[in-house]
Context: one part of a larger RNA
RNA sequence: UGACGGAAGGGCACCACCAGGCGUGGAGCUUGCGGCUCAAUUUGACUCAACACGGGAAAACUUACCAGGUCCAGACAUAGUGAGGAUUGACAGAUUGAUAGCUCUUUCUUGAUUCUAUGGGUGGUGGUGCAUGGCCGUUCUUAGUUGGUGGAGUGAUUUGUCUGGUUAAUUCCGUUAACGAACGAGACCUUAGCCUGCUAACUAGUCGCACAGAUCUCGUAUCUGCGUCGACUUCUUAGAGGGACUUUGUGGCACUAAACACAAGGAAGUUUGAGGCAAUAACAGGUCUGUGAUGCCCUUAGAUGUUCGGGGCCGCACGUGCGCUACACUGACUAUAUCAAUGAGUAUACACCUAAGCCGAGAGGUUUGGGAAAUCUUAUGAAUUAUAGUCAUGUCAGGGAUUGGGGCUUGCAAUUAUUCCCCAUGAACGAGGAAUACUCAGUAAGCGCAAGUCAUUAGCUUGCGCUGAUUACGUCCCUGCCCUUUGUACA
Numbered sequence: 001u002g003a004c005g006g007a008a009g010g011g012c013a014c015c016a017c018c019a020g021g022c023g024u025g026g027a028g029c030u031u032g033c034g035g036c037u038c039a040a041u042u043u044g045a046c047u048c049a050a051c052a053c054g055g056g057a058a059a060a061c062u063u064a065c066c067a068g069g070u071c072c073a074g075a076c077a078u079a080g081u082g083a084g085g086a087u088u089g090a091c092a093g094a095u096u097g098a099u100a101g102c103u104c105u106u107u108c109u110u111g112a113u114u115c116u117a118u119g120g121g122u123g124g125u126g127g128u129g130c131a132u133g134g135c136c137g138u139u140c141u142u143a144g145u146u147g148g149u150g151g152a153g154u155g156a157u158u159u160g161u162c163u164g165g166u167u168a169a170u171u172c173c174g175u176u177a178a179c180g181a182a183c184g185a186g187a188c189c190u191u192a193g194c195c196u197g198c199u200a201a202c203u204a205g206u207c208g209c210a211c212a213g214a215u216c217u218c219g220u221a222u223c224u225g226c227g228u229c230g231a232c233u234u235c236u237u238a239g240a241g242g243g244a245c246u247u248u249g250u251g252g253c254a255c256u257a258a259a260c261a262c263a264a265g266g267a268a269g270u271u272u273g274a275g276g277c278a279a280u281a282a283c284a285g286g287u288c289u290g291u292g293a294u295g296c297c298c299u300u301a302g303a304u305g306u307u308c309g310g311g312g313c314c315g316c317a318c319g320u321g322c323g324c325u326a327c328a329c330u331g332a333c334u335a336u337a338u339c340a341a342u343g344a345g346u347a348u349a350c351a352c353c354u355a356a357g358c359c360g361a362g363a364g365g366u367u368u369g370g371g372a373a374a375u376c377u378u379a380u381g382a383a384u385u386a387u388a389g390u391c392a393u394g395u396c397a398g399g400g401a402u403u404g405g406g407g408c409u410u411g412c413a414a415u416u417a418u419u420c421c422c423c424a425u426g427a428a429c430g431a432g433g434a435a436u437a438c439u440c441a442g443u444a445a446g447c448g449c450a451a452g453u454c455a456u457u458a459g460c461u462u463g464c465g466c467u468g469a470u471u472a473c474g475u476c477c478c479u480g481c482c483c484u485u486u487g488u489a490c491a
Stems, first nucleotide, its partner, number of pairs: 001491002006486008016475002020439002023436002027325003031321004035316002043054002065311002068308002071305001076119005086113001089108002092105003123299002126297003132293001134287003137283003144183003148179002150159003162174001164173002188276005194242002198239004204233005209227001211225005245269001247264005327432001331391007344377002352371008398429001403424005445467008
């Protein structure tokens, strides 16, 4: 000095607790991991910081694994063989999963591109992340880190970086052998809220006017459609700007302050909400399977290169993690009504988003169209929800696993059933032990939608909105983190 141990005192955090909410843990299924099995069930990662993670939803490809078959894409150099031919390709038959001349039989063809040997390359989802770069994650979402000059000490070092109050904060006030600074925090950036003020809009509307139709209380009342009609910009869009700074007031704490609490005004007063960015020092954290980043090692023609067809990654006595569906009446089913916001979409081409009409119980099919998009899909008329009816507590009209039959669709290909639809079947499950996760406001929970992946396919992820609570607004008891003090351990 302090990454460690003991003791004491402060402070902080819903990856801690308290008060609650919703769960998970029990069931069925989905998916990841282990184990077992296997020709192979490729592999990485294993406390937080592995396990719906590798953007990892693998039918082929992917693909690294398994049993097999081709090819060389072996640059270049040296030596050799060699135009009296180095070599290449091939019908048929055999052979083969194969219409691979792969190999053999048989002959033709080709013409210096190759072939043989050595050196040396090249390729490798081969090894090593404990050789590395880069990137990411984590320590660590906390407030921490550093030097200059000065002071103290022989020196390592220390002070600055603090008794106290305060803050989300080493944030400020103040104290002061320190003074003045830097990084981090904050500021900043993005986004959501406000603007009847500016700029505008036939890719957004509103109000008039004209025309047409419908309804009537017959008034030119209401509604609908239409027009290269006129005006405008409240709504919509998006540029420039403005707006909050805890503003004003009160209060106690106070020596004054920093700040804190309450109220007012206000669209907004928890850092306005939510994200992004994010210091110093580290880890032998992850990645050589992101890379034509990469050292070394291995292999390199009977290949660990590459490609072809097949199989596997999906295998099931079992254990476990993230989830979905449920156990019903605040519900299920039927009919009707009624409202979103994020997105995305076919170009050097062959089919992306799809509307309307028709056919079909449905999945789906078919014919005309629109849209490289504020123009069309699409007002994405979404689902929870509302209204009415049926059901009446009975594994029942709760639940929808499992299995049989049939149909369409994607694809070269669906068997180990891609998805979807129809009929039948109708399992466990009657609210889940010990444990344990997340979480305080438009939040939790419920509800769907879009995108990513995608030929086909979400129970996943990332966003988006709709409905919308209960309970804290505190504490250091548990779990952990930070700071200070201490000295008898430790390096």